[in-house]
SAM riboswitch aptamer (S box leader) from Motilibacter deserti, 134 nucleotides, folded computationally. The source organism's lineage runs through Bacteria, Actinomycetes, Motilibacterales, Motilibacteraceae and Motilibacter. The coordinates come from a structure-prediction model, not an experiment, and the mean pLDDT is 78. It matches the Rfam family "SAM riboswitch aptamer (S box leader)". Rfam links the family to the GO term regulation of gene expression.

């Protein structure tokens, strides 16, 4: 590089050096000499890995019961869920929903074989990040 799975409407910036680009790609639209990208320092956030809590399922014990079931309690372990809590070790991140874009449906509008929406829902492409596997 490529593969699998999950997530992508939340969150979080100052300084030094330097000096013109940057937002993946294309188009748009933005950001940028009131300093882009990059490197370093310090700070922060908390998505995933991690720890716990709660709920449901499962499971165990007891009671009732012919059984089904119902009730109470427990849980070493297992599965699922949570806009829950903790931590900051690893990865990651700290303009704009992943800045917007494709397709379908609904709704609204127009100059109506079509187009638009600073509307909603669904599906996808590409990308990013994590976890895993080889």
């Nucleotide at each position: 590089a490529g593969c699998u799975c999950a997530u992508c409407c939340a969150g979080a910036g100052g300084g030094a050096c330097u000096g013109a680009g940057g937002g993946a790609a294309c188009g748009g639209c933005c950001c940028g000499u009131u300093g882009a990208a990059g490197u370093c320092c310090c700070g922060g956030c908390a998505a995933c890995c991690c720890u716990g809590g709660c709920a449901g399922c499962g499971u165990c014990u007891c009671g009732u019961c012919c059984u089904c079931g119902c009730g109470a309690g427990g849980c070493c372990c297992g599965c699922u869920g949570c806009g829950c809590a903790g931590u900051a070790g690893g990865u990651g991140c700290c303009a704009a929903c992943u800045c917007c874009g494709g397709c379908c449906u609904g709704c609204g509008g127009a100059a109506c074989g079509u187009c638009c929406g600073c509307c909603a829902g669904g599906c996808g492409a590409a990308g990013a990040u994590g976890a895993g596997g080889a």